[in-house]
Context: one part of a larger RNA
C1' cells in the first nucleotide's frame, strides 16, 4: 500500500537480447472506447433531495432520483481500427579514417630455471639478526651453447576498444561493433522488457596434456610465553593449453534502460569544416567552428550532508527491477539447477 524511496541511510537484476506495456508528423474514413440527447429497464422495502401527515421528532405517506444495462439518434478533439502520405526517431548505402573488440595461425624478444662445455677457488644464499638450505662429487660468479614453460619492458596517456566480464610483443587471415561525413535509399520498421535465452573475472570441479617462475596445503628454520601466523628455506594442487561444467564478486560510477529540455570554462581522443595562419610541403604544426567520446572545474537547481551539476544525483515522459527497523538469516524447510563445492528462490518462532 490512492504514500515515500533506491550514490553513501533498506533498496538498480553482473550484462545484453527478447512476448505482454508505452509510442513521431499530416490527411481521409470508421465510430469500438469517449461525450451528448431521448426512450426502455433498473420489483417492493432500504438510501438521497423535496413536499405533506401524526403538537415536534423518530415514524408514515407522496414524488423525483442515484448507479448499471439495453436501444435509437447525434458529436469526432483524444484513444483504437482501416486506408493514404511524410521525414525530425530508427535502419540501410557510400567514403576515408581511428581502435589492447573477438577467433585462429605464424613469428619474435628480454628475463628466468635446468642441462652441456670452458674459466675460476671457498664460500653462496638469506635476514632486523640468524638458522634451516646449497657448495671441494667444485656451488655462487664470468663466457659460450642447447632445452623448456610462462610473460610481453620502454611506447603507455583520468589514452583507445567492448553490452558487461574484460582486452596490451609483431605480422597475416577470418569476423563484429561504434563515431564522423553525404546531395543518396527505406519510411515509424521504435522504446522498455515479467517468464525465458545468451554471455559472464578469480577461485573451484571433470577428462586429457603441460609444468620454467610463482605458490594455497604440507615439511623445515626462526620469532614468541605460545606462533596452528607475519619473516626465511623448500614445496603439492593450482596458475598455462584443449574440451566440458560451475554462474558467483566491493561483477562499483556502490548511480537500470531509452528520450526531451536546462549557464559556462578548460584539457584530451576520433571524425569533419574553414571563403584562417605557418610550413623543413609530411597522414605536418597552430587557431577557430561542429558532431561523437572521455576527464577536470563550476552557475542555477537538487541534496541530510559529502557532493552532484548537458557523462545529473536538475526539470519531465515511457518501461522494468528492487526496498519497508536491527538480530535470527541469505539461515531452516520445500522446490529447482549442479558431478561436487554450492547457486537461485526464501520464511518463522524467539529476541531487541
Nucleotide at each position: 500500500u490512492u504514500g515515500g524511496g533506491c550514490u553513501u541511510a533498506a533498496a538498480g537484476c553482473a550484462u545484453c537480447c527478447g512476448u505482454a506495456c508505452c509510442g513521431g508528423u499530416c490527411c481521409g474514413g470508421u465510430a469500438g472506447g469517449u461525450c451528448c440527447u431521448u426512450g426502455a429497464u433498473c420489483a417492493a422495502a432500504u438510501c438521497u433531495g423535496c413536499a405533506a401527515g401524526c403538537u415536534c421528532a423518530a415514524c408514515u405517506u407522496g414524488u423525483a432520483g442515484c448507479u448499471g444495462u439495453c436501444a435509437a439518434g447525434g458529436a469526432u478533439a483524444c484513444c483504437g481500427c482501416c486506408g493514404g502520405a511524410c521525414u525530425a526517431g530508427g535502419g540501410a548505402a557510400u567514403a576515408g579514417g581511428a581502435a589492447a573488440g573477438g577467433g585462429c595461425g605464424a613469428c619474435g624478444g628480454u628475463a628466468c630455471u635446468g642441462c652441456g662445455g670452458g674459466g675460476g677457488a671457498a664460500g653462496c644464499g638469506g635476514u632486523g639478526a640468524a638458522a634451516u638450505g646449497c657448495g671441494u662429487u667444485g656451488a655462487u660468479c664470468c663466457c659460450c651453447g642447447c632445452a623448456g614453460g610462462a610473460c610481453c619492458c620502454a611506447c603507455a596517456g583520468u589514452g583507445g576498444c567492448g553490452a558487461a566480464g574484460g582486452c596490451g610483443g609483431u605480422c597475416g587471415c577470418c569476423u563484429a561493433a561504434a563515431a564522423u561525413a553525404u546531395c543518396u535509399c527505406c519510411g515509424a520498421c521504435g522504446g522498455u522488457g515479467a517468464u525465458g535465452g545468451a554471455u559472464g573475472a578469480a577461485a573451484g570441479c571433470c577428462a586429457g596434456g603441460g609444468g620454467a617462475g610463482c605458490g594455497a596445503a604440507a615439511g623445515g628454520g626462526a620469532u614468541u610465553a605460545g606462533a596452528g601466523a607475519c619473516c626465511c628455506c623448500u614445496g603439492u594442487a593450482g596458475u598455462c593449453c584443449u574440451g566440458g561444467c560451475u554462474g558467483u564478486a566491493a561483477a562499483c560510477g556502490a548511480u537500470g534502460a531509452g528520450g526531451a529540455c536546462u549557464a559556462g570554462g578548460u584539457g584530451u581522443u576520433g571524425g569533419u569544416c574553414a571563403u584562417g595562419g605557418c610550413c623543413a610541403a609530411g597522414g605536418g604544426c597552430c587557431u577557430g567552428g561542429u558532431c561523437a567520446g572521455u576527464g577536470c572545474c563550476g552557475a542555477a537547481g537538487g541534496g541530510a550532508a559529502a557532493c552532484u551539476a548537458u557523462u545529473a544525483a536538475g526539470u519531465c515522459c515511457u518501461c522494468c527491477g528492487c526496498c519497508u527497523g536491527g538480530g535470527g538469516a541469505g539461515u531452516a524447510c520445500g522446490g529447482u539447477c549442479g558431478c561436487a563445492a554450492g547457486g537461485c528462490u526464501g520464511a518463522a518462532a524467539c529476541u531487541u
Overview:
The prediction has a mean pLDDT of 86. A computed fold for a 352-nucleotide part of an RNA, annotated as small-subunit ribosomal RNA, central domain. It matches the Rfam family "Archaeal small subunit ribosomal RNA". Rfam 15.1 lists 709 matches to the family in 491 species. Gene Ontology terms of the family: structural constituent of ribosome and ribosome.